[in-house]
RNA sequence: CCCUUAUCGAGAGUGGCGGAGGGACAGGCCCUGUGAUGCCCGGCAACCUGUGGCGAAAGCCGUAAGGUGCCAAUUCCUGCGGUGCAAACCGGAAGAUGAGGC
Numbered sequence: 001c002c003c004u005u006a007u008c009g010a011g012a013g014u015g016g017c018g019g020a021g022g023g024a025c026a027g028g029c030c031c032u033g034u035g036a037u038g039c040c041c042g043g044c045a046a047c048c049u050g051u052g053g054c055g056a057a058a059g060c061c062g063u064a065a066g067g068u069g070c071c072a073a074u075u076c077c078u079g080c081g082g083u084g085c086a087a088a089c090c091g092g093a094a095g096a097u098g099a100g101g102c
Base pairs, nucleotide, nucleotide: 002101003100004099005098006097007096008095013041015040016039017038021031022030023029025079026078027077028076042071043070044069047067048066049065050063051062052061053060054059075094080091081090082089083088
């Protein structure tokens, strides 16, 4: 890089450093010197490991030590298709993350 699979409407800072970009891509629409991205600290969550309880099992309820992940906006919205007068809704694609595999 690619394949499989699960999830993506909840949650998370008036901190420190540092200084111009950022929200995957495109179009929108936004965030940003009342300091963005980033790094550190802090936090959230519970996918994997570990661990407690219930259960015949599937699984459910906890815990948070380790490995990840995440901490503006539904994955910010739309990108393809269906229903619909429309608004909108449903599904998909793409993307992100985990766990396997090649």